[in-house]
Context: one part of a larger RNA
RNA sequence: UGACGGGGGUCCGCACAAGCGGUGGAGCAUGUGGUUUAAUUCGACGAUACGCGAGGAACCUUACCUGGUCUAGAAUGUGAGGGAAUGGCGCAGAGAUGUGUCAGUCCGCAAGGACCCGAAACAAGGUGCUGCAUGGCUGUCGUCAGUUCGUGCCGUGAGGUGUUGGGUUAAGUCCCGCAACGAACGCAACCCUUGUCGUUAGUUGCCAGCAUGAAGAUGGGCACUCUAGCGAGACUGCCGGUGACAAACCGGAGGAAGGUAAGGAUGACGUCAAGUCAGCAUGGCCCUUACAUCCUGGGCUACACACGUACUACAAUGCUACGGACAAAGGGCAGCCAACCUGCGAAGGAGAGCAAAUCCCGUAAACCGUGGCACAGUUCAGAUUGCAGGCUGCAACUCGCCUGCAUGAAGGCGGAAUCGCUAGUAAUCGCCGGUCAGCAUACGGCGGUGAAUACGUUCCCGGGCCUUGUACA
Repeated sequence: UGACGGGGGUCCGCACAAGCGGUGGAGCAUGUGGUUUAAUUCGACGAUACGCGAGGAACCUUACCUGGUCUAGAAUGUGAGGGAAUGGCGCAGAGAUGUGUCAGUCCGCAAGGACCCGAAACAAGGUGCUGCAUGGCUGUCGUCAGUUCGUGCCGUGAGGUGUUGGGUUAAGUCCCGCAACGAACGCAACCCUUGUCGUUAGUUGCCAGCAUGAAGAUGGGCACUCUAGCGAGACUGCCGGUGACAAACCGGAGGAAGGUAAGGAUGACGUCAAGUCAGCAUGGCCCUUACAUCCUGGGCUACACACGUACUACAAUGCUACGGACAAAGGGCAGCCAACCUGCGAAGGAGAGCAAAUCCCGUAAACCGUGGCACAGUUCAGAUUGCAGGCUGCAACUCGCCUGCAUGAAGGCGGAAUCGCUAGUAAUCGCCGGUCAGCAUACGGCGGUGAAUACGUUCCCGGGCCUUGUACA
């Protein structure tokens, strides 16, 4: 100087408390461990691994296994030599591949050129190892308020001071004091979104008054809504009180908004030899008729079991039948697909519009109204299984999704323990997107309905500052 203490002081955080809803019990989805296997590819392992890399494993992907190939090799350049390119048909084979054949005969007068095949050689390839050789990127402490420097001063020196102290703040935020005076990276602000108003603009958007009409469909209009550019607006600015005449705090006015308005983006010096050599790059090591490469089929989907994360329930604040209402944000041409017809349905047929404020996905659901169910393993719950179908795709056996009928399992609110959340939040309800041929209970977004509680900081956890002890570094 640090680190640590079941030392002290002080402050903070959904840290506790106060509340609301869960997990732990059931079924199923998914990840992991374990076991199994020819292989069940690899990585990630307290917090900070486990719906994680993977934003989507039937083939491909794919790195694994079985078997079958190839050896300058799957790609690129130079390239003796040959052939236009290219397309079709055979045979053997699981295919890779091997072999045969037909059509074709480019540009240029020529030399030659484009493209294809191709010996030799130079050059390849490796998802093989090392994240404890590395770059880059990332997680975490933590959006915590800290981390340092120059000069000066103090100390033999390590180092200290500044950065401590008195107040204050979300904040090393600001004020005052002070052997310090300044400065840098962080904080804040500058950026984006939402909330108010003005202005510009008026189609594909809108419709107050007028005309017409089934319909903003049309004439007309750009007031209003909205869209998207510009601007205004909030600064403790004003008033009162407290305070040290300060910073600031408390209350109030005005205001759409008040003391950081709300949310996002933004992550200091560093810590964990944290994670990643399998995204990429890269040193070293290793393989080179194989640890490279191509292909078929299989595996990554196994299943006595254990754990994590979700979904659906156990019902009456519910379920069910019929009728009725209101979003936002997105996506669409190898695409989204309206009307119409067929089918109980998944879907099929036919077919308009739309590269989209125009057309389509597209009926939002919870909600409201009326009827039924009466506490029951039920008109709850839907696993499992049988049959019959639909779709995508070369192909759904291993191993996809969906529909109809039948079947109807466990489950009566969950032990010890444990998680999230402080407001348009929790809870609950649906919608969309990326990935994607197909496949979403995951992930990322969007809006609808919309709470309860916070006395307080003694205790648990984590953290900041000051101080103290130490046989630790």
Record summary: Small-subunit ribosomal RNA, 3' major domain from an uncultured bacterium, 473 nucleotides, folded computationally. Rfam family: Bacterial small subunit ribosomal RNA.